Small-subunit ribosomal RNA from a metagenome, 1474 nucleotides, folded computationally.

[in-house]
RNA sequence: AGAGUUUGAUCCUGGCUCAGGACGAACGCUGGCGGCACGCCUAACACAUGCAAGUCGAACGGAGAUGAUUUGAGUUACUUAGAUCAUCUUAGUGGCGGACGGGUGAGUAACACGUGAGCAACCUGCCUUUGAGAGAGGGAUAGCUUCUGGAAACGGAUGGUAAUACCUCAUAACAUACAGAUACCGCAUGGUGACUGUAUCAAAGAUUUAUCACUCAAAGAUGGGCUCGCGUCUGAUUAGAUAGUUGGUGAGGUAACGGCUCACCAAGUCGACGAUCAGUAGCCGGACUGAGAGGUUGAACGGCCACAUUGGGACUGAGACACGGCCCAGACUCCUACGGGAGGCAGCAGUGGGGAAUAUUGCACAAUGGGGGAAACCCUGAUGCAGCGACGCCGCGUGAGUGAAGAAGUAUUUCGGUAUGUAAAGCUCUAUCAGCAGGGAAGAAAACAAUGACGGUACCUGACUAAGAAGCCCCGGCUAACUACGUGCCAGCAGCCGCGGUAAUACGUAGGGGGCAAGCGUUAUCCGGAUUUACUGGGUGUAAAGGGAGCGUAGACGGUAGACCAAGUCUGAAGUGAAAGCCCGGGGCUCAACCCCGGAACUGCUUUGGAAACUGGUAAACUAGAGUGCAGGAGAGGUAAGUGGAAUUCCUAGUGUAGCGGUGAAAUGCGUAGAUAUUAGGAGGAACACCAGUGGCGAAGGCGGCUUACUGGACUGUAACUGACGUUGAGGCUCGAAAGCGUGGGGAGCAAACAGGAUUAGAUACCCUGGUAGUCCACGCCGUAAACGAUGAUUACUAGGUGUGGGGGGUCUGACCCCUUCCGUGCCGGAGUUAACACAAUAAGUAAUCCACCUGGGGAGUACGGCCGCAAGGUUGAAACUCAAAGGAAUUGACGGGGGCCCGCACAAGCAGUGGAGUAUGUGGUUUAAUUCGAAGCAACGCGAAGAACCUUACCAGGUCUUGACAUCCAACUAACGAAGUAGAGAUACAUUAGGUGCCCUUCGGGGAAAGUUGAGACAGGUGGUGCAUGGUUGUCGUCAGCUCGUGUCGUGAGAUGUUGGGUUAAGUCCCGCAACGAGCGCAACCCUUGCUAUUAGUUGCUACGCAAGAGCACUCUAAUAGGACUGCCGUUGACAAAACGGAGGAAGGUGGGGACGACGUCAAAUCAUCAUGCCCCUUAUGACCUGGGCUACACACGUACUACAAUGGAUGUUAACAGAGGGAAGCAAGACAGUGAUGUGGAGCAAACCCCUAAAAACAUUCUCAGUUCAGAUUGCAGGCUGCAACCCGCCUGCAUGAAGAUGGAAUUGCUAGUAAUCGCGGAUCAGAAUGCCGCGGUGAAUACGUUCCCGGGCCUUGUACACACCGCCCGUCACACCAUGGGAGCCGGUAAUACCCGAAGUCAGUAGUCCAACCUCGUGAGGACGCUGCCGAAGGUAGGAUUGGCGACUGGGGUGAAGUCGUAACAAGGUA
Repeated sequence: AGAGUUUGAUCCUGGCUCAGGACGAACGCUGGCGGCACGCCUAACACAUGCAAGUCGAACGGAGAUGAUUUGAGUUACUUAGAUCAUCUUAGUGGCGGACGGGUGAGUAACACGUGAGCAACCUGCCUUUGAGAGAGGGAUAGCUUCUGGAAACGGAUGGUAAUACCUCAUAACAUACAGAUACCGCAUGGUGACUGUAUCAAAGAUUUAUCACUCAAAGAUGGGCUCGCGUCUGAUUAGAUAGUUGGUGAGGUAACGGCUCACCAAGUCGACGAUCAGUAGCCGGACUGAGAGGUUGAACGGCCACAUUGGGACUGAGACACGGCCCAGACUCCUACGGGAGGCAGCAGUGGGGAAUAUUGCACAAUGGGGGAAACCCUGAUGCAGCGACGCCGCGUGAGUGAAGAAGUAUUUCGGUAUGUAAAGCUCUAUCAGCAGGGAAGAAAACAAUGACGGUACCUGACUAAGAAGCCCCGGCUAACUACGUGCCAGCAGCCGCGGUAAUACGUAGGGGGCAAGCGUUAUCCGGAUUUACUGGGUGUAAAGGGAGCGUAGACGGUAGACCAAGUCUGAAGUGAAAGCCCGGGGCUCAACCCCGGAACUGCUUUGGAAACUGGUAAACUAGAGUGCAGGAGAGGUAAGUGGAAUUCCUAGUGUAGCGGUGAAAUGCGUAGAUAUUAGGAGGAACACCAGUGGCGAAGGCGGCUUACUGGACUGUAACUGACGUUGAGGCUCGAAAGCGUGGGGAGCAAACAGGAUUAGAUACCCUGGUAGUCCACGCCGUAAACGAUGAUUACUAGGUGUGGGGGGUCUGACCCCUUCCGUGCCGGAGUUAACACAAUAAGUAAUCCACCUGGGGAGUACGGCCGCAAGGUUGAAACUCAAAGGAAUUGACGGGGGCCCGCACAAGCAGUGGAGUAUGUGGUUUAAUUCGAAGCAACGCGAAGAACCUUACCAGGUCUUGACAUCCAACUAACGAAGUAGAGAUACAUUAGGUGCCCUUCGGGGAAAGUUGAGACAGGUGGUGCAUGGUUGUCGUCAGCUCGUGUCGUGAGAUGUUGGGUUAAGUCCCGCAACGAGCGCAACCCUUGCUAUUAGUUGCUACGCAAGAGCACUCUAAUAGGACUGCCGUUGACAAAACGGAGGAAGGUGGGGACGACGUCAAAUCAUCAUGCCCCUUAUGACCUGGGCUACACACGUACUACAAUGGAUGUUAACAGAGGGAAGCAAGACAGUGAUGUGGAGCAAACCCCUAAAAACAUUCUCAGUUCAGAUUGCAGGCUGCAACCCGCCUGCAUGAAGAUGGAAUUGCUAGUAAUCGCGGAUCAGAAUGCCGCGGUGAAUACGUUCCCGGGCCUUGUACACACCGCCCGUCACACCAUGGGAGCCGGUAAUACCCGAAGUCAGUAGUCCAACCUCGUGAGGACGCUGCCGAAGGUAGGAUUGGCGACUGGGGUGAAGUCGUAACAAGGUA
């Protein structure tokens, strides 16, 4: 410090997620030791049991015990009674302490807390200091005794008794109160002090004689009380709250001020700077995190507060309205004799419960501290320790060295190896920890002695053994770390993106690896990253976001120059900012964690001295902002009234006749009752052509004939006046298109709704014919719009250029032109800005001020609530839930029922076809035991198959084999080879040997090579699967002209440029231009063939030799080498280029014709059945062999062909005319003979320029005469031929006979541009035989092309896009189904806080005089006190109506989500109606 995730890729916006740290944690797996910390976050739920606050006998009287002394009594061992002394114990009275310490965080949004002040408005036990003092009396009472009530708790009565308990009196002031008297001080009330007088108020003793207690007063210290400034969560869908409320006077009350309380008077007080209400919450030092600013948090430690079962109350006291005190009420629990009582763990342990979850009913007062005491001491679950818990932090260990045969095992493997791995074993060494044994602290303060819970602990030493001590998570990317097997969208994983559908580095297991380590992961939460609430430090044209506009209140901000003040500001000083913590420097535990010391810091608050630039304030000035005046011109600015012409419609009348109207085409509609058209007249309403203009005016909405009246604003000039009067503007007020609403008018045209006609699968639409609200006017509502420049207002500054509207100035003779200036309104453009697009003096630039608004998408501008409205609705405006995106700009493609240019047998122009018939062949379908498999739009379908009777053959049925039909290895044996026999369909089985005797070496015994047989196992075998695991090969776009790269340049980038543009070409072919310059793969050329010529060579070819032989090589031909064509030449056009057109010459002319040759890539295109091959599968079978069958089936559908339908023909005949290219030995086969013929007999010749296969159409002549024919030939019958073991399923051919459909073919559709189409035959491969197919060959030999509008395909440029699996795309809504959350809902059930009334406990206060009473006084009752009674207040409770907040709820509304549901096709392209 960043990373992943939106896209094909990019930049941006923006959310989600991750890596870090933390934790009072929990869960899973695992677990050696020690130190230091920490440990109910939930039920402030309920609690059994024990303990947690007592102490003082030196306050008091008793009681008891022990001992001693003594006196009595008695049976003198001794017992008993009394007195005295000593010691001990302590129930009660009394004192001090139980207000500390300890716990918890329910309540509390508050002077509760923090911080800083104040009290001239206060208190303070114990402690310290100072001053003064303690004299004299008195009456009770508990304990105790006796009696007595009650189950108990607890009492009642009687008698007597003590005090440091209580009371009276005396004394007393620096005390208090009052009166006087003056001196100072302060901060308003006021305070302090000398002096005088009057009144009032004290006391307690104990003891060891050291002291300790006691009283009054003053002061201090400590601790508290009260008041104030500032700070302290969320909600405005909480906007008004408040009656003791705010203030005053008086009184009461308090330690003290105060409406704290009361009486009276006044009507105030708080609140947009957020009152009130609701929700949540103890606050802080600090802690966590962060660079910081901040954010979150408030366990442990420390400070404060609040509470103690819930609510209320007071008493005592220095202090409480009191955790282990009291009273009352409520709930709960317990005891009970039913009458009544007892209790309060949020003290320490512990129990139940709740919960994911949190410990021992331990030891000790040794230390520190607290209470009491004179002290010894006692008490202390405070505290110190121990126990449990890896809960956290820190430290240590689980060994170290050496050790390659790189052991075994395991995993993997290309079978060679590789990894685990120096790891282990082995050898050498050490002993930290744990265990054993011996010694053994500090903590203790002391001068003798005594005193240690922890603890025989820490620590030290010794012996002993590598012995007892490693796991967890992860390994697709982020993120360090990879293989195998299993699984097969299953099981599962997942923080995000996402993995899994048969080769998963993502699931599970294993091996290996990575990380951390006594821990490791997961989960929850917080901060960070997140500049993702932006003070530091964000934005608002298009991503979320500028209010529709103006006026203006509060507020915020504000011109020039001096003066003063000092609130802000700056600076100095002082106080405070507790300790702990953080940081720095030291020190102590072996180190560290931890602890100790010192420093710094605590950025704050307060007081005070100073400064006066800036902000602010005060007073007085100024004129540049702003406004007023005066002088001008411009304008659809507004309101009202009047008025004008054109047009539409309607009415009347005339002319006139059959149509009009409307559309893509029609129809509805109108018209013979006279329309439309046309002429004249009239009525009525609405809108104002031309001018007219990115012209004008207005704040916006908006404003358009003309005239008049009234009226607002802006602009220019001038500089007379005012003197900062300004800017913005939350609330508020006003204006505000269209539609809509109300009332009343008006209504020509247009026109929602509606009706009809069309269109359509449908058409509740688009189109047409009609047509009502409405549109118009007046008045009143509504208050919204893509109210847009998607751009708030104001001010200042920052290059230019060019238009236009309204003014002014200058130059000029000037209406021009030109220069200049102000205000408006446009375009282009520089800097700058921007994610880019773009903006650019009319800013989206640079600055300033103010307002409004935004914070992922959906849910949703919805629900609820409030406000407004007659309604429609508007405004304000959520949440649950859900997704990992949604979005902006630009890029490259693809696409468009977008545009432009161009090409192609693409269309057009032609020729011949297909589609109809019959046949052949392939496919689908069906059938079958099997009809083997593959190919599927173009680019499958006479395709693989260049040839299925057996074989082929992969399929089916049946019969057989199991190391196998085929290969290698091992062992044994044998020559190999091989006829004839029997059974069987054959494979095969059985029997049996006739014949035959190989090669090399040899020591002649034998061995070896090769072959065969037998046997065992490794293995063979598979046309089994996957072409979506692959190689190779192929098709296709397409022989289309494209596809790219290097360097440079531009762009943040994807990318662009080059490759675009102007021409040209078959061509990215070439030229020119150009931020490009070059290059590569393609194009072209080089290759083959064909067309011409030359040269050379010539046999089997040819022949000027009459024939043959021979000769020759001119010609034909053959086959080798050359030449030839290049827009080279001429002319025209063109930019002088490239090139085009025409011409000459030439065999050939503009790539001469044809072929081979196929760029980057696309289609997961085809092929595992050519071959090869990974993985999977079968192994007495999915392998192998055999026989027979099938691949040839047949209602039907399609493709490709052949033959025809005839006269451009058929038939017959004649001359038997004219090719090319091929093939030929298991072959081609001549002549001859036989046969009607297929063919046969026989066989010359030929391994081929030698021989053979070997032409037809055409030509000529005759006939047929338009018919289902002398066309056509299917089908069938008979008879034959050929091949072949074999012709039934299932071949080909011949002859005779038979003679089907068919008369030129619907919609639709194919090929072809010249030696082409069409037509005619010939050959070859395959092959025993079997072509109408395929591949070739030549013969004859046309027609047409104006042209590029349209169809199809393609190329280039451009445009739009919500597409990128790329239009066979994307995508919307209803309906149906499932689930989820939510609104409404008749109502039902709770909670909360108030209010009103009733009742009214305890208790304070007040009143009263019923009962009782020792102290003091007069001496009897009174005073006084207590009790009682009454009253005010008063908790709980009751009643009531509302408020508010939850839960449930039949039914209902929309919303969200959900691989393959229904209906349509709304949006994205002009999305087919923008």
The coordinates come from a structure-prediction model, not an experiment, and the mean pLDDT is 83.